Predicted 3D model of an 83-nucleotide RNA (transfer RNA) from a Candidatus Staskawiczbacteria bacterium. Its Rfam family is "tRNA". Gene Ontology term of the family: triplet codon-amino acid adaptor activity. The sequence was found in a public genome assembly.

RNA sequence: GCCCGGGUGGUGGAAUGGUAUACACGCAGGACUUAAAAUCCUGUGACGGUAACGUCUUGUGGGUUCGAGUCCCACCCCGGGCA
Numbered sequence: 001g002c003c004c005g006g007g008u009g010g011u012g013g014a015a016u017g018g019u020a021u022a023c024a025c026g027c028a029g030g031a032c033u034u035a036a037a038a039u040c041c042u043g044u045g046a047c048g049g050u051a052a053c054g055u056c057u058u059g060u061g062g063g064u065u066c067g068a069g070u071c072c073c074a075c076c077c078c079g080g081g082c083a
Base pairs, nucleotide, nucleotide: 001082002081003080004079005078006077007076010025011024012023018066026044027043028042029041030040031039045056046055047054048053059075060074061073062072063071
C1' cells in the first nucleotide's frame, strides 16, 4: 500500500430503514436470614430539572431518506490476511 472483519450505556453484547440500548453482568433499594452467601422483587444510558418533563447520545465528520446503529462517502482507532 491492498483486502476482510469490527467500534453501541459502567462491562459483555443484541437490534428487518420505523420506541436506540433487548438479554446478561455490575450497581442501587427491598424481601428472605441471628448475620451473611445464594435466591427472589423493583430500579438503573448521559446531562439539566424538586418534579412533570426537556435536551443529547451507536468512533468522528458529511450525504441519502418522511425517518439511519443499519444504506453511501471521507477519516480515526482495534484485529486478521496479502504483498